[in-house]
RNA sequence: CUUCGCGGACGGGCAGCCGCUCCCGGCACAUUUUCACGAUGAGCGGGAGAGGAAAGUCCGGUCUCCAUAGAGCAGCAUGCCGGCUAACGGCCGGGGGGACUCGCUUAAAGCGGGUUUCACGGAUAGUGCCACAGAAAAUAUACCGCCUGCCGCUUGCGGCCGGUAAGGGUGAAAUGGUGCGGUAAGAGCGCACCGCGGCGGCGGCAACGCUCGCUGGCAGGGCAAACCCCAUGUGGAGCAAGACCAAAUAGGGGAGGAGGCGCGCAGGCGGGAGUCCGUCGCGCGCAAAAAACACGGAGCGGCUCGCUCCGUUACGACUUCCGGGUAGGUCGCUAGAGCCGGGGAGUAAUCUCCGGCCCAGAGGAAUGGUUGCCGCCUUCGGCGCAAGCCGGAGGCACAGAAACCGGCUUAUAGUCCGCGAAGCCUC
RNA sequence: GGACUGUUAGCUCAGAUGGUAGAGCGCUGGCUUGAAGAACCAGACAUGCGGAUUCGAGCGCCGCACAGUCCACCA
Numbered sequence: 001c002u003u004c005g006c007g008g009a010c011g012g013g014c015a016g017c018c019g020c021u022c023c024c025g026g027c028a029c030a031u032u033u034u035c036a037c038g039a040u041g042a043g044c045g046g047g048a049g050a051g052g053a054a055a056g057u058c059c060g061g062u063c064u065c066c067a068u069a070g071a072g073c074a075g076c077a078u079g080c081c082g083g084c085u086a087a088c089g090g091c092c093g094g095g096g097g098g099a100c101u102c103g104c105u106u107a108a109a110g111c112g113g114g115u116u117u118c119a120c121g122g123a124u125a126g127u128g129c130c131a132c133a134g135a136a137a138a139u140a141u142a143c144c145g146c147c148u149g150c151c152g153c154u155u156g157c158g159g160c161c162g163g164u165a166a167g168g169g170u171g172a173a174a175u176g177g178u179g180c181g182g183u184a185a186g187a188g189c190g191c192a193c194c195g196c197g198g199c200g201g202c203g204g205c206a207a208c209g210c211u212c213g214c215u216g217g218c219a220g221g222g223c224a225a226a227c228c229c230c231a232u233g234u235g236g237a238g239c240a241a242g243a244c245c246a247a248a249u250a251g252g253g254g255a256g257g258a259g260g261c262g263c264g265c266a267g268g269c270g271g272g273a274g275u276c277c278g279u280c281g282c283g284c285g286c287a288a289a290a291a292a293c294a295c296g297g298a299g300c301g302g303c304u305c306g307c308u309c310c311g312u313u314a315c316g317a318c319u320u321c322c323g324g325g326u327a328g329g330u331c332g333c334u335a336g337a338g339c340c341g342g343g344g345a346g347u348a349a350u351c352u353c354c355g356g357c358c359c360a361g362a363g364g365a366a367u368g369g370u371u372g373c374c375g376c377c378u379u380c381g382g383c384g385c386a387a388g389c390c391g392g393a394g395g396c397a398c399a400g401a402a403a404c405c406g407g408c409u410u411a412u413a414g415u416c417c418g419c420g421a422a423g424c425c426u427c
Numbered sequence: 428g429g430a431c432u433g434u435u436a437g438c439u440c441a442g443a444u445g446g447u448a449g450a451g452c453g454c455u456g457g458c459u460u461g462a463a464g465a466a467c468c469a470g471a472c473a474u475g476c477g478g479a480u481u482c483g484a485g486c487g488c489c490g491c492a493c494a495g496u497c498c499a500c501c502a
Stems, first nucleotide, its partner, number of pairs: 001423010012374007020049006027043001029041004051398001055409002058407005063238004070305004075234005080094005095120001096118009121229002126227002128223003143168002145164003149160005176194006195218001196216005201210003242331004252322005259293001260286006267280005294312006324501003338357008375396009428498007437452004446482001454470004475491004
């Protein structure tokens, strides 16, 4: 210097003219019949006016309503350890695993450093799945091969009963690895080293680590982003939440829809031989007051309980369908886990102290258009040995607040900075 | 603004325990016909995109893209 990876910052600037939204006003005008106050409208003057993602709505919270938000189950979410935070599935630090690279030592392995990355609890709690191929896919097993024995003969082959997981072959995956001994051939069968499990010791808050000790021949594959188990968390709905004012209409219609008691009816239906019984309907009378109980429903958006409220033979609570009316205003609404500068604590995330600042609030929805100069990029032409200079043309992303905040994810032309790696050049 | 659902062949739709996905209509070629249609035979055509988990993803997980549905107040 170039390329790549990771992280961070910015994401056009200045000026003129014409507009848009909101706020302010000892200004003047119009309307509100007149005057004053007040209000409204447009004018004039002044001030403010999109983002790093305003986006996706994927998490978490503030706020509002429903019990001051209750209990249990189910469901859902998260998942190494510690810390930060209002909270989180976020962030920081650490541990462990993987990948790349460098160095050391090498026969291979290995050890150490750096960068980067990981949805990283449990597979001896249980259940399930592992296609095809393969002998066998998890209580193991014998296709080829190897070996003892027996039989046959063509004398090194074939067959039979057994042994064997060292070798071949299949597969994504095959029941620890290397070596020595051992054996008919083999095998943790025995031993040494490495790996692994258990117990203990030491270090660390912990995850975990150790050149530590003892012990076990190995206690046995993968999948939990399969069911599941364990631990932790979780009430629901969402600013079209919600509160107030005003206006208008048919306070409409259909269906469903939950307590009676007594008397009467030559009532209906069913049973029965029957003046009897059950049920339904109608009429009259009583109770219908309050509480409790029962039933139905709403809050309560999976279920049970519990709480509150409403209703209960009805002019019927409530549910559902059809229809009718309004598409207006005010609040919620922007001073906040806020921004800037400095100091301190902490490895960091973050916390804290001091000083300063006020920074969009629309509602079919403002934040724009145009001109000039400058900046950057691309391309063309001319000049120049070259670096470069001059002129012309084109371009400068992704996108755009809607109650607010903290994150994540995704989109983004171009510029700058830091760290790391590789390559090339020079000293 | 908020809440939710879906994407399989050209069209309408199935379906698959995580193990190489079909039907009807349509299209192409053949056969048949004087020609066409119908019938018969054969064929082509697809899991919206990207990533991770897994030996293996249409399916289970994450992130996008596209399409669609619903909502206010009054009596």